[in-house]
Molecule: Bacterial RNase P class A
Organism: Parasulfitobacter algicola
Order: sequence, then C1' cells, then structure tokens
RNA sequence: GCGGGGGGCUGGAUGAUCGCGGGCAGCGAUGCCCGAGGAAAGUCCGGACUCCCUGAAGGAACGGUGCCGGGUAACGCCCGGCGGGGGCAACCCCAGGGAAAGCGCCACAGAAAACAGACCGCCCCGGCAGGCCCGGGGUAAGGGUGAAACGGUGGAGUAAGAGCCCACCGCGGGACGGGCAACCGGACCGGCACGGCAAGCCCCACCGGGAGCAAUGCCAAAUAGGAACGUCGCAUGGGCCCCUUCAGCCUUGAUGUUCGGGUUGGCAGCUAGAGGUGUGUUGGUAACAGCAGGCCAAGAUGAAUGAUCAUCCAAAGGUGGCAAACCUUGGACAGAAUCCGGCUUACAGGCCCCCCGCGCGU
Repeated sequence: GCGGGGGGCUGGAUGAUCGCGGGCAGCGAUGCCCGAGGAAAGUCCGGACUCCCUGAAGGAACGGUGCCGGGUAACGCCCGGCGGGGGCAACCCCAGGGAAAGCGCCACAGAAAACAGACCGCCCCGGCAGGCCCGGGGUAAGGGUGAAACGGUGGAGUAAGAGCCCACCGCGGGACGGGCAACCGGACCGGCACGGCAAGCCCCACCGGGAGCAAUGCCAAAUAGGAACGUCGCAUGGGCCCCUUCAGCCUUGAUGUUCGGGUUGGCAGCUAGAGGUGUGUUGGUAACAGCAGGCCAAGAUGAAUGAUCAUCCAAAGGUGGCAAACCUUGGACAGAAUCCGGCUUACAGGCCCCCCGCGCGU
C1' cells in the first nucleotide's frame, strides 16, 4: 500500500418563528421540564402480569428441544469447549442422540443400488492350422453409467485377476493414560468387511395447561331476571376432567346447540423496571454474578414530537485547479400502544479498534 475477517459507536448539528402530547407551579395570563428505535418491523421463542379449567399425584394424546459444561427468571437464547465441513489463514457454518428395535425411500441412467452384479473388456479350453465368429469355464484389477458401485495406494503373486498374501492408511475391538464431560491419545489383536436418508415414520432422553392489556377490575347508563330444541339425572344415584387414585364442591342440578335484546361512555390497568440507564470495584477465559454509589428519559386512545427560514457538517457532480472559493443535487431502514430477555429480517453515509494474507521499503 492492497485484499480479506471479526467487533463497537453513530445515523445529522445549531439558532429563530409558529404549532402539538404529558407532567409540575399558578386565580389567570403564563413559565419550566420531558417527548419514537437499533431495529419500534416479523409475531418466531421465553417470561412477568391478568383471568379461566375444582385441587394434588401418576399416565395418555399433542407439541417442542436434541454433543458436553457453564450463564440466565426462563428459552429453541448467550458463553466456552468437543466433533464434522468450508477457507492458505484470520474466521465462518452444522434441526450435532439412535440406521444392529421395526417399517419405508434411493427417480432416471446403469449389468447391478445392500450381504447386488457382468454392458465393454482380460485369461484358459474346444470347434479350426491361423483370424472373425460360436460354445464352455474363470475374473471384477482396467473402462463405462450414476449423487453414491460392497475399502485406498504400493508391492508380491496369478493363466488373467482378487485382502488371495504383505506394508502403510482406513474400518472394528481395545489394556492403559489425559480431561468434570463431550471426547482425545493409544500398546496389542482382528476379519480384511454390513451404503446413504431419521429437516421420512419411528425409538430414546428432557421440557411443556389454555387464552391474552381488545387480559382483567370498577363506575355510570340501558335492556328482555329473554325464547326454543336436546343429553345425563332426580339421592343405594348423578354431575363437575382424556384415563386412574385420593380429596373437594353441587345435586330440581349439571351441560350442549340455535335465535334474539341491551351496552360501542368514563376511570383504572399505564409505565420505577427479573439491570431501566451509567460509573467504580471484586471474582470469572467468557457469558455473567456480587458489592458500592448516581440518574429517571413517551404513556397517546382514531391515536402527539410537525412545518418554515438561515448557517454548518457528511456524500456526489461541474467550474477552477497547488489549493481556496462558487454552483447544482441530496442525507438510509423506518413510528411506540402492557412491559421485559432474545432471535430473524431491512439499512444511504461516517468514525474507531483488533486480527489474517500478499507486495514493497528500511
């Protein structure tokens, strides 16, 4: 200097005028303070909170997660490792338990797709002395097909070949050692052999009630204390749950469907938080945790934060050109609605830090 990888911050600033929502003070005029995000988005996870199912335990159905250890209120999230894959590397990715419990699938091509197989070939014998061709036997090393062909390379051996045999690799077992563990190393032994898919059903381990602030509660007002059709009952029984056990409650009771009527008002929930937002310190590889001490930053309800002007800043283009200066355009994704912890997706421009590779110079 160029290229690549990982992380963090920001995402316009200042002033003036007019206009909005909330809070505080004031009799009032008015004054002061605050006022969209890193994703507010998607509604994909986990919760806090509220109500419902009668409660507890066990099971079933249904759904979710899936290597090990740690973090967290919790998670399908985060951190650190292990294994596998990509990359020269920094680094990135993985729905990462089980294929010997069972079922199922692998199209087409190909001889053959799981304990398979001879299309082209190679070798031997015969017809036939030789060649083509035909018949019989052997072979799976070479070639072809395919995403994938029942180990790879080299040697020895053979009629030609083949783990037939040997060395190394690979595969299976494995004393012993390291590590909390996933797992790693591994003396020695073995037959040299039994593919893939479980983001196919399934098996195993662990976890899980439902609905959601349009939850829910209060006040005011109004109407029709509505009607019909069923089911199980009516007390030694019956009902409240998918099943069982124990308990509890109700019993002129429980429960299902359909039609119809009233209320579309106000208040609360509503914003001080499981860390919300900073700082310091201790422990920890880290995520994070403990301790100390500050700050308070929307709460609307058809839904507020906008408009105009001026200057500056970032970017692009033109004139000029050593520059300065001038002119034109123009600044992304995008708007809270109960709140929080995450993930995923979108994003113009600008700044900072660390790491890897290549080239050059000293």